[in-house]
RNA sequence: GUUUACCACUAGGGGAGUCGCGUGACGCGGCUGAGAUGGACGAGGUCCAGACCCUUUGAACCUGAUCUAGUUCACGCUAGCGUAGGGAAGUGGGCGAACCGAUUG
Numbered sequence: 001g002u003u004u005a006c007c008a009c010u011a012g013g014g015g016a017g018u019c020g021c022g023u024g025a026c027g028c029g030g031c032u033g034a035g036a037u038g039g040a041c042g043a044g045g046u047c048c049a050g051a052c053c054c055u056u057u058g059a060a061c062c063u064g065a066u067c068u069a070g071u072u073c074a075c076g077c078u079a080g081c082g083u084a085g086g087g088a089a090g091u092g093g094g095c096g097a098a099c100c101g102a103u104u105g
Base pairs, nucleotide, nucleotide: 001099002098003097004096006093007092008091009090010089011055012054013053014052017031018030019029020028021027022026037049038048039047040046041045061086062085063084067080068079069078070077071076
């Protein structure tokens, strides 16, 4: 000096399921998960806020998909699909790490 683990700031993206009981919307409880939240409008979802996860080194998340095989009451989980199609980033620090160069002894 370069890159970088990592840190900070700013900005942005995303999902919120399943089971049981009662029930008119809805409520209570269990399960999985990082996350299953609160409020308003409203009866369809939308908007706002919060927590959490993710931001191109991008399986966070969406599509294919009411997908395929195994498993589960179901969600989920494992493998495939998947070299698929999409998907939101900049700045500063970097004393740790790697590499390069110079100088001195």
Molecule: TPP riboswitch aptamer (THI element)
Organism: Exiguobacterium chiriqhucha RW-2